[in-house]
Context: one part of a larger RNA
This record gives sequence, structure tokens and C1' cells, in this order.
RNA sequence: GGCACACAGGGGAUGCCUUGGCGCAGGUAGGCGAUGAAGGACGUGGCAAGCUGCGAUAAGCUCCGGGGAGCCGCUAAGCGGGCUUUGAUCCGGAGAUUUCCGAAUGGGGAAACCCACCAUGGUGAAGCCAUGGUAUCCUCACCUGAAUCCAUAGGGUGAGGAGGCGAACCCAGGGAAGGGAACCAUCUCAGUACCUGGAGGAAGAGAAAGCAACCGCGAUUCCCUCAGUAGCGGCGAGCGAACGGGGAACAGCCCAAACCGCAUGCAUGUUAAAGCCUGGGCGCGUUGUGUAUGCGGGGUCGUGGGACCCGACCUGGCUUCGGCCCGGAGGAGCCAGGGAGUCAAAAAGGGCAAUCUUAGCUGAAUACCAUGGAAAGGGUAACCAGAGAAGGUGAAAGUCCUGUAAGCGAAAAGAUUGUCUCUCCCGGUCGGGCACCCAAGUACCACGGGACACGUGGAAUCCUGUGGGAAGUCAGGAGGACCAUCUCCUAAGGCUAAAUACUAACCUGCGACCGAUAGCGCACCAGUACCGUGAGGGAAAGGUGAAAAGAACCCCUGUUAGGGGAGUGAAACAGAACCUGAAACUGUGUGCUU
Repeated sequence: GGCACACAGGGGAUGCCUUGGCGCAGGUAGGCGAUGAAGGACGUGGCAAGCUGCGAUAAGCUCCGGGGAGCCGCUAAGCGGGCUUUGAUCCGGAGAUUUCCGAAUGGGGAAACCCACCAUGGUGAAGCCAUGGUAUCCUCACCUGAAUCCAUAGGGUGAGGAGGCGAACCCAGGGAAGGGAACCAUCUCAGUACCUGGAGGAAGAGAAAGCAACCGCGAUUCCCUCAGUAGCGGCGAGCGAACGGGGAACAGCCCAAACCGCAUGCAUGUUAAAGCCUGGGCGCGUUGUGUAUGCGGGGUCGUGGGACCCGACCUGGCUUCGGCCCGGAGGAGCCAGGGAGUCAAAAAGGGCAAUCUUAGCUGAAUACCAUGGAAAGGGUAACCAGAGAAGGUGAAAGUCCUGUAAGCGAAAAGAUUGUCUCUCCCGGUCGGGCACCCAAGUACCACGGGACACGUGGAAUCCUGUGGGAAGUCAGGAGGACCAUCUCCUAAGGCUAAAUACUAACCUGCGACCGAUAGCGCACCAGUACCGUGAGGGAAAGGUGAAAAGAACCCCUGUUAGGGGAGUGAAACAGAACCUGAAACUGUGUGCUU
């Protein structure tokens, strides 16, 4: 020096465990904010570093409920003090307080700081202090008011609203590239990623100028299918419908216009025509007529509908009205009757009831023997079960604890539903006449683009940048160039629940999901430490024991280091560098060998 064995050190693999994650399903909720949010800074405890809570009323204040014996949050014990059956701590509901920054909003600013003005009060005071107000934009109303007469712009005051944050889902305006095409340019990726604006609990779409095919359907949305079909395509790579069928869910409406009335502005108008509901009489005549705007009535459709005029039929009662009188016709109001309603078509509350949410409550049934540190495991004998889910308890518990099945429960706040109150609406049908209305720089066309599965193609359909530019219901659009026939529909205004999408947050349940190099980056004081000027990047780190019973006392020593005794414990080679404790690596001893 090598090999072997034994025993150690070192190291932290493995096994076991789980407080934490991951995923799915169902439900709730789907927002918070100028009444100052989200997120922070700084404070706040008798002693107080961090976390948590809270805000100068500061681990808290008040009230109302629950609960019932201890309590003064955690690391985390101690000292010193308190509270509590006159019900504390704790849990829930409703309030109060809520510094400073932050949309941050009086002005400024290097966030958590600096500096103001006005009003009121403390006072008599220009000083000081306290309280309140003072940003911008939009809408409405009012006051004022230039060039410039009227006016407008501008200025001011008041009221209301907005602003910012938030995971995904949604709509809209913009809009790539890597990659694929085995290169690459049309194409694809993809209207994706990303940026911006906007909204809601969903959004968007939506009641046919639609499909279909000579039969018919009847708003929209979503799913299955049709179908990887028809098609599109350097006919490459690839892209990719619809009709029809089956389901989910179902809901329909309002305007513009014609016509009538009222108000206002402008024009016209004069002693008489027109007009004042109608007939006769009296009377009025800035009445009337035209036009513009606003408001109210009316009206909403494709077997075309409506307005206006005429006629017929059906249909309650009462009151009242006009320049005056009589009659007629008409209008308005009230009651009865009928219908509808808060998510559209108008809209706001209130009462009551039920159910649910936000604390909780009741809740069956076992003993002994032996082993062991400990029994829930073993043995013997029982019991409950609408409960043998689960977790805990010194090893493995239906009957020990928390629970579980099944029931019960709210002073207060909220949600949903129902009902009452409440609110709104109420002439219809048929026939005839008349030819007044039925959405214009629109439809459509040309050129240039875009969207449609459809790349310009024979390219319909939809959108529109530029230019041109209709018809007027005897009308217009569509049916994939275009024309005819036929059929379907009525554009150029608007609203609309459900079925559908999503899950940051809360609750419940589940997992042939992970088990500390895994599972979220984070099981642990983690978006921390640390790195970076910054945007940003981003860790490591769990386990004594059933219980601290966490080793009094003695000894070695410079030592509060480390160790040896003693003691605790089932175990201390479980001693805090603590369960198990592999390997590399380092030793000690013995044997063999060189």
C1' cells in the first nucleotide's frame, strides 16, 4: 500500500408522514370606487422585533342576535396587571371611528411630503387653531357677455353624472412575425398574438327587402348531424360551408310619415271672403291661411298596411265642455268591467307570506381480561344503526372526542318567489270610395379595397374610400353573372328574456392527481432573500417525543463551544446540527497479502 470483515465519522438518498398544492363537478356571487376603491406608507400592545388585526375612539367602540366558562391573536414563554354567570373571550348582523398616500380631485411634488385661498367658529384681531369647501370634463338650468346692431364665441354660478381598479368570458377599432408551403413572393400561420376603446353578469345577434323550390318553412342563439361533403386553392401547402334533419330554449314589440290638436317664430291678411263642430239667430275676427320647430293624439304592415271620407253590425253607466240660446253630433273625466306589468315594448315604491343566505342547536350505542410506555390491535361477552363518511385520541375505535344520518334555528341585513297595494291600456269587425303616407345623396352603377368556406373568378350577397345617382305600392328587393316567367320578401329607424361563454372570489363534494429535486415559483413570515439603472428575473428552506417530561446537580476546559456522568423517557445511536439514516468520501481495529 491492497483486499476482506467489524465499528465509527461524514452525507442526506430512501421509507413513512402532511399543514400545501393540482384538477374536475355543482352551487353562490358576478363587481368595488368622489359617501374616496384596489393597493400601500406610517402608526397602534404596560414591556413589542416580525406577522395578524385595527386607525389618534387605533389586537379596538356601540347596538342586536348566537353561545355558555373561561379569556386578554401568532412566533412565545415570562414579568406586571386586568376582564368574566349583572354572561366575558369567541361567532354572525347592523352601525360609529377610519391618520397620510393612492383616480387623488385646492396648488405643487422626488407617492405617503410641501404651500395656499374662502366661509364659519374659538376671540375684539389682519396672527394662531378647529371644521367645512375650493380639480377637470360632460349634460341641464340660470346670470353675464367681445370683435359686431341682434347674436354667437368666451366667462361665471348651481344641480346631476363621469374619471380609477378588477381573473377569464364579450363586442368593436387597429393588427404582426417565427413557423408551413421541404426554397419563396400569391397563400398559410390568422383576423391568431399583441395594442386601444367599450360594456355586462353575461356580451353580441334577433322578429325576414330570410330560406326554399313549384312542396313548403316561419326572429335570434347554442349543440349533434349534414361533412371533411359541395366548393375554394402557386387546384400546391392547405382552407372549408350551406340547405335539410334531430335537439336545448322559446316572446314578441316600439317608432318615423300621412292626418288632427296645442305652443312658439316668420310670412300673408283687413272690414269682407275664408274661419270660430253642425242647422237657425246674435256675436268675434292679430281669428284664419302657409311654413319651420317642439309637444300630445294617431299609426306600424306584405293574404300589403295605414291616414282621410262614407256605410253596416256589435258595444255599460254617470258627470262635464265649447263665444251665447235651442236641438244634434263629438271630445274629456270618473265609476264598473276586462287585460297587462317592473328583463324589452312606460315606470316607482310599499305591506304581507313562504323559501334561502349570512351565527348556531339536538343528535343512538361497551365493558372486562391479558400483552405493552400507551389499546383503538388480541381474547371474552354486549349494544346502536335513517348514523359502519371522515378526522382525532400514547399502535389499528360504529358505541371516547369532534362529527355523521335525520331533524331544528334568526333580533338584524340581504336574495328569490307569490300575493295585495300600486302603475299602465281599453272600441272592434266588414264593405266601398279617395290616391295622402309607408325611412334619399339611400338603393343601384363605375373604379379601388375589404368581408363572405369562395384567392376576380361566370361572382351573386354584405360593408364602403372616390365619382355618378333612382323608383315612390300600377312601386321596390331577392332567389349565385344577366334576362324572362314564377316564387319569396318589404331595405335605407330602434328595443328585446331564455337556451350559450367565463371564474378572480366564496361554499360543498370528488380524484386509478402530487407527496417536499414532486405538487403552485412559495406546505416554512415568498413574489421574500438575492440579482439588475430599469423593464424584469427570482431561490433555498418541512418531520425530537405520546407528552418538553427540552437534561436539576457534578466533572473536564480559556469557554455561555464540545464532551463525560447523573436524571427524564418505551427509546437519548429520539438531545434540539434532533424520525428513518443508503452511497460517494474519511478513519479505527482485526485478519490475509505485497
Molecule: large-subunit ribosomal RNA, domain I
Organism: uncultured bacterium